[in-house]
RNA sequence: CCCUUAUGCAGAGCGGCGGAGGGACCGGCCCGACGAAGCCCCGCAACCGGUUCUUCACCUGGCGGUGAAGGAUACGGUGCGAAGUCCGGCAGAAGAUUCUGCGACAUGAGAG
Numbered sequence: 001c002c003c004u005u006a007u008g009c010a011g012a013g014c015g016g017c018g019g020a021g022g023g024a025c026c027g028g029c030c031c032g033a034c035g036a037a038g039c040c041c042c043g044c045a046a047c048c049g050g051u052u053c054u055u056c057a058c059c060u061g062g063c064g065g066u067g068a069a070g071g072a073u074a075c076g077g078u079g080c081g082a083a084g085u086c087c088g089g090c091a092g093a094a095g096a097u098u099c100u101g102c103g104a105c106a107u108g109a110g111a112g
Stems, first nucleotide, its partner, number of pairs: 001112001003110006013041001015040003021031003025089004042081003047077003050073010085104001090101005
């Protein structure tokens, strides 16, 4: 970088450094010197791994082991901490709005 797959209506700071930008992109609409990005700390969260508990199945003479499902745990690997992925962005159905699907994007896990 590309592909596959799962998730995206929950959650989390009146802290320190820092100084003007930020919310992917486009159109909006917002946030920002009552201090943006970024860094640190703090926190949230069970996606992967680890540990542990329960149940079931299988193996074993037994101790025990393996697998599956579910629960707990932030120990390791990410991730995240304005607004529903802030809203829309293509198509369809009802129709000043709503719903469904697709796409895009983000994150995890895996393949190339």